This is a predicted structure of a 72-nucleotide RNA (transfer RNA) from an archaeon.

RNA sequence: GCACUCGUAGUUUAAUGGCUAGAAUCCGGGCCUUCCAAGCCUGUGAUCCGGGUUCGAAUCCCGGCGAGUGCA
Numbered sequence: 001g002c003a004c005u006c007g008u009a010g011u012u013u014a015a016u017g018g019c020u021a022g023a024a025u026c027c028g029g030g031c032c033u034u035c036c037a038a039g040c041c042u043g044u045g046a047u048c049c050g051g052g053u054u055c056g057a058a059u060c061c062c063g064g065c066g067a068g069u070g071c072a
Stems, first nucleotide, its partner, number of pairs: 001071007010025004018055001027043005048064005
């Protein structure tokens, strides 16, 4: 330099173009317990950036940024 794959809560991830973006874990609060742990209930928190297509984009297209793999 070229090609391919990927980018979503702090972390691991789900989501045929139909959304109020779901779950686990972490964290906060409560219940339970003499206390702690475990368990139960509950709450906060996310689509890498810009543009396009579409009635509607996390999803499709283009460009950029970043990570990984391969070739040179």
Annotation
It matches the Rfam family "tRNA". Rfam links the family to the GO term triplet codon-amino acid adaptor activity. The family's RNA type in Rfam is transfer RNA. Model confidence (mean pLDDT): 81 of 100.